Molecule: c-di-AMP riboswitch aptamer (ydaO/yuaA leader)
Organism: Sphaerisporangium rufum
RNA sequence: CGUCGAGUCCCAGGGCCGUAUCGGUCCAGGAGCCGGGGACCCAAUCUCAUUGGGGUGAAUCCGCGCCAGCGGUAGGGCGAACUCCACGCCCGAACCCGUCAGCUAACCCGGUAGACGUCCAUGGAGAGGAGA
Numbered sequence: 001c002g003u004c005g006a007g008u009c010c011c012a013g014g015g016c017c018g019u020a021u022c023g024g025u026c027c028a029g030g031a032g033c034c035g036g037g038g039a040c041c042c043a044a045u046c047u048c049a050u051u052g053g054g055g056u057g058a059a060u061c062c063g064c065g066c067c068a069g070c071g072g073u074a075g076g077g078c079g080a081a082c083u084c085c086a087c088g089c090c091c092g093a094a095c096c097c098g099u100c101a102g103c104u105a106a107c108c109c110g111g112u113a114g115a116c117g118u119c120c121a122u123g124g125a126g127a128g129g130a131g132a
Base pairs, nucleotide, nucleotide: 001117002116003115004114008031009030010029013027014026015025016024017023018022032112033111034110035109036108037107042102052100053097054096055095056094061072062071063070064069075091076090077089078088079087082126083125084124085123086122
């Protein structure tokens, strides 16, 4: 400086630490962003001896297998401002709720992490902007 992702910013209140009238960090508060619950109407035909049901997310589904994995796939990301095309490279996980939830105004609740890469980074067209 940049990538995935909601995961950024502000204030100064409190705690802790330190090289201590300052800095770092955590919690609380606020803004922004994100997610969940929740009427009428509409929609749906589920559960009740479990094939339970549901949520975040792109991450579903199919086949093979010596069940380690392999091949593909719905879908998603990157190639350094934006859009389209071409080409190339990748992902296609994981976790959570706990018998319970369709949509849903008012209203209520929660999150604001983590993991990586690079040192001018593929090409063309368009739009747009800046300067003269």